A computed fold for a 1509-nucleotide RNA from a Candidatus Roizmanbacteria bacterium, annotated as small-subunit ribosomal RNA.
Its mean pLDDT, the model's own confidence on a scale to 100, is 81.
The source organism's lineage runs through Bacteria, Bacteria candidate phyla and Candidatus Roizmaniibacteriota.
The RNAcentral record of the sequence draws on SILVA.
Its Rfam family is "Bacterial small subunit ribosomal RNA". Rfam links the family to the GO terms ribosome and structural constituent of ribosome.
C1' cells in the first nucleotide's frame, strides 16, 4: 500500500469483513535455561494468625536486676543481710517529638478536582541566617500505697512525690494595640517570654545539647482566579442565602463562610438547570500526520480507611493501624457490660475466565527518636511462584546414497514419485549438563588508639540479607531440550482414503446432496517458534464523521414558501489613528521518569546510567503594521429613496351584473318508448316520459380568445364593471452614503382532503343502495345516491408542497435560435402621429449547444462548470417517520423523534439479453381457405397401472409412447425358478507334477441338461540339439494337454450430473463471430445499425468504418429436354421408347408495360416471344455459433466406484405374448363414386446358389412331387391393382363389415402347450360416419391403388424403408392463434413471465411497546422525633446544670426520576417446500404514486388535488 462481498456482467455509491500493531489479559496444546519487569481490572465484601510506629534514662520520679566502691549489722571470719555512692540494663508511667510522613486504594467526585498560566487577604513544627534573652517563686499530678467496685474492660475514693509538665511575678528598642508627629520612620503609653540537661573543672569561667522572644530565608501548606480537557435537549428555564449592600460574628487568611436588615437581583441557547458515566495528569497504545483510544506498573495531584456525623489534640488532621456518637456486621461475656475494622505486607474464604510466598534481611537508599551508640521500619533491598509480557541463548556442527527400512501417493509399464543427507555411519565442538576448584562488586561508615583549639587527620579493629549466588578455571558428555497454527480465495502452503445438505466447518465470500485442495484423518508442504493459536478489548486499514480530507438533480439527502426578520456569522473604496488578531525577536515556565539524539555499564540486549535537543501550550517585555479588526473621516461602483416618462398583467381583497350550459317546475304539441352497455340489466316512461317550444325559478363554472404567453414567495391566480391595495421592468434626472448578504429561534402565509357554527345545495359525487362482469368482485361498467364540492367566521399545516426531486445572494465562463415587454437608432408608409420592418441596449420566459462538470443519464449565462458568504440537511437495509416523552390540534392528527432484534447486503445509471393482455416491418401448411382424417367401433402395435417367481432394462410436452427393436416359441437374454463350475465360456505369464504332437473319428453309465464317472478302439503323425554308422531307438528342449497353485479374466453391475464417440430439437431459421480501426472510465458498441430489396447478414445505395472468417447460395447427386459416343440382353438383321458414360442447355438473355427509388447504378411485378423447361425448374444430400446437466455407461470406448465358490460362467424350464382399466400410433370398416362374381389392359423399383424356382402332376387350397432354367437386362420370384366390360345384389346391421369362436389341414423349425404363420369349411361381434378437442397436405402433392425389400429357419409385418399406377380442391388475406427473424419501447425479470413480487390468515423462535398492579433504588418536601458535637443565653463561678437553636439517623404523610416483573392487549423480525387471494414490476391487463377522507378477509377499491419517477 490494499483486498474479498450487491451484478448474467459493468460504472458507481454504500455498508459488512480480512490482512497490522497493541494488552496488567483469559483459555486450549506444548514447554529447555537465563537476564530484566511484571501480577486481584470483579464484592470500596468479609477476614483467623502474625507482623506494618515507634523512641529519647543526656526531661522526670519510682520499681527490678547486676557489677564496683565506701559502710553498718548477725555471725557458723567469708558467708548472709542492710545503708549510701557509681556504673550498666529493664517493666509501667509523667514529660518531649514522632503516630498529619511512609504503605494501601479509586468508592465518591463533571468539581478550581485536575492541567496550565498568573494573583493577594495567609498560616507554618523540625532546618538555616541575624538579634536579643534564659531571673525568682509556687501549687498540683501520673506513677506507688491502702481501701472499694467489676466476670472482665476497668472505675471511685483517701495518702504522698519528681520534670524540659503546670501556674504566677519581674525583665522586653526589634512583636500586637493606642496615641501624637518632623510619616518607607520616630516619639509615648499599654500588654506579651522562657527550663533545663551533658561534658569538662577543685570551683567559677568554658564547650554541647536545648528553651524564649523577634526579624529573615528554604521547603511546606490554606484561598482566589482566567483558560482548557466527557455525553445527553426525549433535562429550557433555574435560584429565596438565591446576587447584591450595611453591620457584626467567624477563620490562620479574603469572601454569604454565617447572622440581622435593605435592594431585586443573579445564570441560561457562547447551553444555566436536570440526568447518566467517570478520579484528573505527566504518560500509555495506535496513526504517515492530523488525531482516536486510554489512565496497570513508574511519577505529580486529589479524595477515601466498614456506612454517616462530628469535634478534640496539635505547626500541621476533623487524623487508616486516635477520640466521640448513630447504623449495619462480628466476637467475649458470669449478661450487669465490654471489645473490633487488613482499600499496609504475608495469608484465608467468597466472587470471578483470572491474578503469587502467613520468605529473609535492615547489608544498601529512605524515614521516625536519640548527643551519640543504637532502637524501630512488610517503606525499602533481595529470594520465592506464574512463558503473563519483552530480550538473549540453546535443542549442535562437517561429511555422509543416482537415495536404506518403514510411510504416502502413483503405476500401460512392479516400475517411479515424496519425506530426503533426513537416519544408520564417520569426524568435531562443549552454549548448556554434571564433577571438583576458585570466588566477587555492592562498605560509605561505625569502634577503639593517637593528634589536633575546632573543622579533621593518621592507625588498627569492625559491618553482606542476597550468596559460596553472578562470575572464572578444569575434567567428562551429543549425552536431557519442539512444538503450535494452517495449506478453496483474500492469504505462504495439496495430494489420498472416509463420509455424503448427514456428520460437520466458516473472519466474510461461503464448503458439505458419491470423485469434497473447505468437514474428520494419513502424508506431504507454509508458517511462527519456548512457544502457537483462539477470544476479549483499542487504535488502524475507515477520505465510513471528511480541520488535514466527504457530500445534498435521480445513489442517503434542499426547510412547502424562507416571505418578513431577531441573535450569530460574513462583509464595497480612499486616507489617518491604534495596535486585540497577525509576524518578528527576547524573557520565564510547562518537576523527574518516559519519546528522540549521543555516549556509557552489565560479555550483546531487553533494562540501567550520564548529557543534549527539536516541536508545542501559557505568562510577558520590545518591535512591525500588508491583510483582519476597533475608531475618526471621506467617496459612490453595492444597497435604497424621490421625481418624470412609458408602460405592464389571470397579482390580492370587496360590490354588482352577465351570457351559454344544466336540472326542476308551470303551459303547449306529441304518443312509446327513452336511457345505458363490449353485450346487457337495474332505471324512468300510457299517472303521458324522451326528442321540441314558451316561460319562471336555483345553484356553480366561466367555452372560444388560450400560447411553448402573463402575474405572484411559494400555495396558487382566468367572463365583465367600478372601489380600494401590493409588486416588477425599462429610460432619464436628482439624493443618502455600505444603510448591504444570509439568517438558528420567532412571526406570517401555505393545495386538495378533513373539523366546528352557520347559510346554501345545480351538477359532480366517497359512504351506502340495485344491476352487471366474475370461480368470486367488498372492484373496473351501469343505473341511483348522503357527506362534501359554494358561501361566512373559525380550526387543520400536510402533498410527488417538484424546476428535470436543484436552498438563498454576489462576481466570472464560446455561441445559436424563439417568445413576451421594455428602450434606442434607421428605414417605409401615408389618415403627421399612428401603423409596418430592419437592426442594437435592458428584463423575464424556452429550445440547442463549445468549454468544463458528472457514476453515468444529463447540466452547460434560469449550471449540476469556476470562485466566495450564510443557512438546512446526509452517514447501510429493514425495525420506523414507529414507540415513548414533550409541544401543538375540539378531533383525525401534527412537528421533534429513538432502541432492542434481523440482513450482508438495500440502492443509482448504464449494457447485454430474455420478456410484455407495448409499438413497427417481416416470414412459415402458423392462421384463414379446401381435400382426408384423428378423437366414437372392432383389431394390431407401442405405452402407463395392475398383476407376477420374473413380467429384464432404456426412452418421457414439443422433441418417450409400430421409439431402441431391419423379426422375444429354444437361442437371443440382460429377468425369474432349479440344477451345476471356480485361474474359470474367453487372453496374457509363472511354478511344480504328469502325460504325449496338436487335432479328428466311433462306442457305456448316471442325469431334464449342463456336467460327472469308466474305459476301449481307429486315424493322424511337427521342429531343434545331442548320442547312435543310416534306418530305427534313447535323452534333453520347444510346442501342446491335464491335474494344483498364484498373477489374472469375467460383469447388458452403479453413476449419461465424471466423459468420448454419435443422435434428436430450435432450424435449412438467417443468423453467429473475428482482426485493424473507432467511441465508451467500464460492460459493451459501431462493423451487423438506416432506405430499397431478397427465400436468405440475397443484393445495392448511403455511412466511422474497412476487411474476412463459419452460416446463406453454388459446387455434389436423382429427375425432366438434347446432342455424341458404346452396346450385353431377342435366332438372325436392323432400331433405339432402353441402359452407361460424356457433353450441352436458363442468363431476367430479348421485346412492351408500370411500380419504387432517382445523382449513377438498380430492385420488384404483369404481359408477349422462343423453348423440353422461366424467374431458386422439381427432388435430395448438406444443420452457423450455440441452446435444453436434451438422449444414450445396454451399441461401442472410457475414468471412478462396487462384486469375485458371484452381481461372473454353463444348462433345463418359465418369463419378456399376464389384463379390471387408461393413453398413443396404425389397420379394416360402416357402404351402391358400393359389394361379389366373370372377362380383358397398362408398370416401376428391387431380390435370387444353405437362393429364386418355370413348365408339368396332385390336391377346393395352403401346400406337396417333380425338375428346367439363372451367380442374372438373358432364367425366376411376377398374374400388378385401381381401371375397363357384363351379370346378381337394392338400402338392410344386408350379399356392408369382419372381429370372435368350432373343427379339419398345411409349413418352417430339435420343438409351434404357454406362444408362429397360412388354407377350407362354419360362426357372424361392435359398428349406420364418431362429444370436447385435433392432425396432414399448396400439385404430380393430398386423397387412392397395387408391387418390391431390409431383418428372417419361420413369423405376430396392419410396422419401417422404397417403387411405380389413377389423381384433385383451395390460398381473400395477415386481424387472430403457434413458432420464428429484425428495428424500438418499459421493466424491479437474468435458473430470464412456468419470471418476479404483496398483505391478511394458521404454526414455530425472537426482541419489543402498552397495561390492573406490584417490588426495588433514588431524590425532593412537610410534620414530629433526634445522639455525639456546636453556638447562644441563664444560674455559677469549683465543679456542674439548664433552656433555646442547629445537627447524623428515625417515623409519618406527600410529590417526583430510574429499573425489574407482570394476566393480558398490540404491532415488528425472523423461519426449503401451508392458507386465500394477484395489489406492484410490461399498457402488469382498472398507467402508476403522493397527500387526506370514507370502506373493504387481505392484498386493495373509490372520491379530491397533486406529480410523471
Nucleotide at each position: 500500500a490494499g483486498a474479498g462481498u450487491u451484478u448474467g456482467a459493468u460504472c458507481c455509491u454504500g455498508g459488512c469483513u480480512c490482512a497490522g500493531g497493541a494488552u496488567g489479559a483469559a483459555c486450549g496444546c506444548u514447554g529447555g535455561c537465563g537476564g530484566c519487569g511484571u501480577g486481584c481490572c470483579u464484592g470500596a465484601g468479609a477476614u483467623a494468625u502474625g507482623c506494618a510506629a515507634g523512641u529519647c534514662g543526656a526531661g522526670c520520679g519510682u520499681c527490678u536486676c547486676u557489677g564496683c566502691a565506701c559502710u553498718g549489722g548477725a555471725c557458723u571470719u567469708g558467708u548472709c543481710u542492710g545503708g549510701u555512692g557509681c556504673a550498666g540494663a529493664g517493666u509501667a508511667g509523667c514529660g518531649g517529638c514522632g503516630g498529619a510522613c511512609g504503605g494501601c486504594u479509586g468508592a465518591g467526585u463533571a468539581a478550581c478536582a485536575c492541567g496550565u498560566a498568573g494573583g493577594a487577604a495567609c498560616c507554618u513544627g523540625c532546618c538555616c541566617c541575624u538579634c536579643a534573652g534564659u531571673g525568682g517563686a509556687g501549687g498540683a499530678u501520673a506513677g506507688c500505697u491502702u481501701c472499694g467496685g467489676g466476670a472482665a474492660a476497668c472505675c471511685g475514693a483517701g495518702g504522698g512525690u519528681a520534670a524540659u509538665a503546670c501556674u504566677c511575678c519581674a525583665u522586653a528598642g526589634u512583636u500586637u494595640c493606642c496615641a501624637a508627629c518632623a510619616a518607607u520612620g520616630u516619639u509615648g503609653g499599654a500588654a506579651u517570654a522562657a527550663a533545663g540537661g551533658g561534658c569538662g573543672u577543685a570551683a567559677c569561667u568554658g564547650c554541647c545539647c536545648g528553651c524564649u522572644g523577634a526579624g529573615g530565608g528554604a521547603g511546606g501548606g490554606g484561598c482566589c482566579u482566567g483558560c482548557g480537557g466527557a455525553c445527553c435537549a426525549u433535562c429550557a428555564g433555574g435560584u429565596a442565602g438565591u446576587u447584591g449592600g450595611u453591620a457584626g460574628g467567624g477563620u490562620a487568611a479574603c469572601g454569604g463562610c454565617c447572622u440581622a436588615c435593605c435592594a431585586a437581583g443573579c445564570c441560561u441557547g457562547c447551553g444555566a438547570c436536570g440526568g447518566g458515566u467517570a478520579g484528573c495528569c505527566g504518560g500509555u497504545c495506535u496513526g504517515g500526520g492530523a488525531g482516536g483510544a486510554u489512565g496497570a506498573u513508574c511519577g505529580g495531584c486529589c479524595a477515601g480507611a466498614g456506612g454517616g456525623g462530628c469535634a478534640c489534640u496539635g505547626a500541621g488532621a476533623c487524623a487508616c493501624g486516635g477520640g466521640c456518637c448513630c447504623c449495619a456486621g462480628c466476637c467475649c461475656u458470669a449478661c450487669g457490660g465490654g471489645g473490633c475494622g487488613c482499600a499496609g505486607c504475608a495469608a484465608u474464604c467468597a466472587g470471578g475466565a483470572a491474578u503469587c510466598g502467613u520468605g529473609g534481611a535492615c547489608a544498601a537508599u529512605g524515614g521516625g527518636c536519640g548527643a551519640a551508640a543504637g532502637c524501630c521500619u512488610g517503606a525499602u533491598c533481595c529470594c520465592g511462584c506464574g512463558a503473563c509480557g519483552c530480550c538473549g541463548c540453546g535443542u549442535g556442527c562437517g561429511g555422509g546414497a543416482c537415495g536404506a527400512a518403514g510411510c504416502u501417493c502413483u503405476u500401460u509399464a512392479c516400475g517411479g514419485a515424496g519425506u530426503g543427507u533426513a537416519a544408520a555411519c564417520c569426524g568435531c565442538u562443549g552454549u548448556g549438563g554434571u564433577a571438583g576448584g576458585g570466588g566477587a562488586u555492592g562498605a560509605a561508615g561505625c569502634u577503639c588508639u593517637g593528634a589536633u583549639a575546632u573543622c579533621u587527620c593518621a592507625g588498627a579493629g569492625u559491618u553482606g540479607a542476597c550468596a559460596g549466588u553472578a562470575c572464572c578455571c578444569u575434567g567428562c558428555u551429543a549425552g536431557a531440550a519442539a512444538g503450535g497454527g494452517g495449506c478453496c480465495g483474500c492469504u505462504a502452503a495439496c495430494u489420498g482414503c472416509g463420509u455424503g445438505c448427514c456428520a460437520g466447518a466458516a473472519g466474510c465470500g461461503u464448503c458439505g446432496g458419491u470423485g469434497a485442495a473447505a468437514c474428520g484423518u494419513g502424508g506431504g508442504c507454509c508458517u511462527c517458534a519456548a512457544g502457537c493459536g483462539u477470544u476479549a478489548u483499542c487504535c488502524g486499514g475507515u477520505u465510513u464523521u471528511a480541520c488535514u480530507g466527504g457530500g445534498c438533480g435521480u445513489a442517503a439527502a434542499g426547510g412547502g414558501u424562507c416571505g418578513u426578520g431577531u441573535a450569530g456569522g460574513c462583509g464595497g473604496u480612499u486616507g489617518g489613528a491604534g495596535a486585540a488578531g497577525u509576524u518578528u525577536c527576547g524573557g520565564c515556565u510547562u518537576a523527574a521518569a518516559g519519546c528522540c539524539c549521543g555516549a556509557g555499564g552489565c560479555u550483546c540486549a531487553a533494562c540501567c546510567u550520564c548529557g543534549g535537543a527539536c516541536a508545542a501550550g501559557g505568562c510577558u517585555g520590545a518591535a512591525a503594521u500588508a491583510c483582519u479588526c476597533u475608531c475618526c473621516a471621506a467617496c459612490u461602483a453595492g444597497a435604497g429613496c424621490c421625481u418624470g416618462c412609458u408602460u405592464u398583467a389571470g397579482g390580492g381583497c370587496g360590490a354588482c351584473u352577465g351570457g351559454a350550459a344544466c336540472u326542476u317546475c308551470g303551459g303547449g304539441a306529441g304518443g312509446a318508448g327513452c336511457g345505458g352497455u363490449g353485450a346487457a340489466a337495474u332505471g324512468c316512461g300510457u299517472u303521458g316520459a324522451u326528442a321540441c317550444c314558451c316561460g319562471a325559478a336555483g345553484g356553480a363554472a366561466c367555452a372560444c380568445c388560450a400560447g411553448u404567453g402573463g402575474c405572484g414567495a411559494a400555495g396558487g391566480c382566468g367572463a365583465g364593471u367600478c372601489g380600494c391595495u401590493g409588486g416588477a421592468a425599462g429610460c432619464a434626472g436628482g439624493c443618502u452614503g455600505a444603510c448591504g448578504c444570509u439568517g438558528a429561534g420567532a412571526c406570517a402565509c401555505g393545495a386538495a382532503a378533513g373539523c366546528u357554527a352557520g347559510g346554501g345545495g345545480a351538477g359532480c359525487g366517497a359512504a351506502c343502495c340495485g344491476g352487471a362482469u366474475u370461480a368470486g368482485a367488498g372492484a373496473c361498467c351501469c343505473g341511483g345516491g348522503u357527506a362534501g364540492u359554494c358561501c361566512u367566521a373559525g380550526c387543520c399545516c400536510u402533498a410527488a408542497a417538484c424546476g428535470c426531486a436543484u436552498g438563498c445572494u454576489g462576481g466570472c465562463u464560446a455561441g445559436c435560435u424563439g417568445c413576451a415587454u421594455u428602450u434606442u437608432u434607421c428605414c417605409g408608409a401615408c389618415u403627421u402621429g399612428u401603423c409596418g420592418g430592419a437592426a442594437g441596449g435592458g428584463u423575464g420566459u424556452g429550445g440547442c449547444g463549445a468549454a468544463g462538470c458528472u457514476a453515468a443519464c444529463g447540466c452547460g449565462a434560469u449550471a449540476a462548470g469556476c470562485c466566495a458568504g450564510c443557512c438546512g440537511c446526509c452517514u447501510g437495509g429493514g425495525g420506523a417517520g414507529u414507540a415513548c416523552g414533550g409541544c401543538c390540534g375540539c378531533a383525525a392528527g401534527g412537528c421533534u423523534g429513538a432502541a432492542a432484534c434481523u440482513c450482508a447486503a438495500a440502492g443509482g445509471a448504464a449494457u447485454u439479453g430474455g420478456c410484455g393482455g407495448g409499438g413497427a416491418g417481416g416470414c412459415a401448411c402458423a392462421c384463414a381457405a379446401c381435400u382426408a382424417g384423428u378423437g366414437g367401433a372392432g383389431c394390431a402395435u407401442g405405452u402407463g397401472g395392475u398383476u407376477c417367481a420374473a413380467u429384464u432394462c432404456g426412452a418421457g410436452a414439443c422433441a418417450a409412447a409400430c421409439c431402441g427393436a431391419a423379426g422375444a416359441a429354444c437361442c437371443u437374454c440382460a429377468c425369474c425358478a432349479g440344477g451345476g463350475c471356480u485361474u474359470g465360456a474367453c487372453a496374457u505369464c509363472c511354478u511344480a507334477a504328469c502325460u504325449c504332437a496338436a487335432g479328428c473319428c466311433u462306442a457305456c453309465c448316471u442325469g431334464a441338461a449342463a456336467a460327472g464317472g469308466a474305459u476301449a478302439g481307429g486315424u493322424g503323425u511337427u521342429c531343434c540339439c545331442g548320442a547312435u554308422u543310416u534306418u530305427u531307438u534313447c535323452g534333453g528342449g520347444a510346442u501342446a494337454g491335464u491335474u494344483a497353485g498364484g498373477a489374472c479374466a469375467g460383469g447388458u453391475g452403479c453413476u449419461g450430473c465424471a466423459u468420448g464417440g454419435c443422435u434428436g430439437u430450435c432450424g435449412u431459421c438467417a443468423g453467429c463471430u473475428c482482426g485493424u480501426u473507432c467511441c465508451g472510465u467500464g460492460a459493451g458498441g459501431a462493423g451487423u445499425g438506416c432506405c430499397c430489396u431478397u427465400a436468405a447478414g440475397u443484393g445495392g445505395g448511403a455511412c466511422a468504418a474497412c476487411g474476412a472468417g463459419c452460416g446463406c447460395a453454388a459446387c455434389c447427386c436423382c429427375c425432366a429436354c438434347c446432342c455424341u459416343g458404346u452396346g450385353u440382353u431377342a435366332u438372325a438383321g436392323g432400331u433405339g421408347u432402353c441402359a452407361c458414360a460424356g457433353g450441352g442447355a436458363a442468363c431476367a438473355g430479348g421485346u412492351c408495360c408500370g411500380a419504387c427509388a432517382u445523382a449513377c447504378a438498380g430492385u420488384c411485378g404483369g404481359a408477349c416471344a422462343g423453348g423440353a423447361a422461366g424467374g431458386a425448374g422439381g427432388g435430395g444430400c448438406a444443420g452457423a455459433c450455440g441452446u435444453c446437466a436434451a438422449g444414450u455407461c445396454a451399441u461401442c470406448a472410457u475414468g471412478g466406484c462396487c462384486c469375485u465358490u458371484a452381481u461372473g460362467c454353463c444348462c433345463u424350464g418359465g418369463g419378456c405374448u399376464a389384463c379390471a382399466c387408461a393413453c398413443a400410433u396404425g389397420c379394416u370398416a360402416c357402404a351402391a363414386u358400393g359389394a361379389g362374381c366373370a372377362g380383358g389392359a397398362c408398370a416401376a423399383u428391387g431380390g435370387g446358389u444353405a437362393g429364386c424356382c418355370a413348365a408339368c402332376c396332385g390336391g377346393c387350397a395352403a401346400c406337396g412331387g417333380g425338375g428346367a432354367g439363372c451367380u442374372a437386362a438373358u432364367c425366376c420370384c411376377a398374374c400388378a391393382a385401381a381401371c375397363c366390360u357384363g351379370c346378381u345384389c337394392u338400402c338392410a346391421g344386408u350379399g356392408g363389415g369382419g372381429a370372435u369362436u368350432g373343427a379339419g389341414g398345411g409349413c418352417u423349425g430339435a420343438a409351434a402347450c404357454c406362444c408362429g404363420c397360412c388354407c377350407u369349411c362354419a360362426u357372424g361381434a361392435a359398428c349406420g360416419c364418431g362429444g370436447a378437442a385435433u392432425u396432414a397436405g399448396u400439385a404430380g402433392u393430398a386423397a387412392u391403388c397395387g408391387c418390391g425389400g431390409a431383418u428372417c429357419a419361420g413369423c405376430c409385418a396392419u410396422g419401417c424403408c422404397g417403387c411405380g399406377g389413377u389423381g384433385a380442391a383451395u390460398a381473400c388475406g395477415u386481424u387472430c392463434u403457434u413458432g420464428c427473424c429484425u428495428c424500438u419501447u418499459g421493466c424491479a425479470c437474468a435458473c430470464a413471465c412456468u419470471g418476479c413480487c404483496c398483505a391478511u390468515c394458521a404454526a414455530g423462535c425472537c426482541a419489543c411497546c402498552a397495561a390492573a398492579g406490584u417490588u426495588g433504588c433514588u431524590g425532593g418536601u412537610u410534620u414530629c422525633u433526634g445522639a455525639a458535637c456546636c453556638c447562644c443565653g441563664a444560674u455559677c463561678u469549683c465543679u456542674a446544670u439548664c433552656g433555646g437553636g442547629g445537627g447524623a439517623g428515625g417515623a409519618a404523610g406527600u410529590c417526583g426520576g430510574c429499573a425489574g416483573c407482570g394476566a393480558u392487549g398490540g404491532g415488528g423480525g425472523u423461519u426449503a417446500a401451508g392458507u386465500u387471494g394477484u395489489a406492484a414490476c410490461a399498457a402488469g391487463g382498472u398507467a402508476g404514486c403522493c397527500g387526506u377522507a370514507c370502506u373493504g378477509g387481505a392484498a386493495g377499491g373509490u372520491g379530491c388535488g397533486g406529480c410523471u419517477g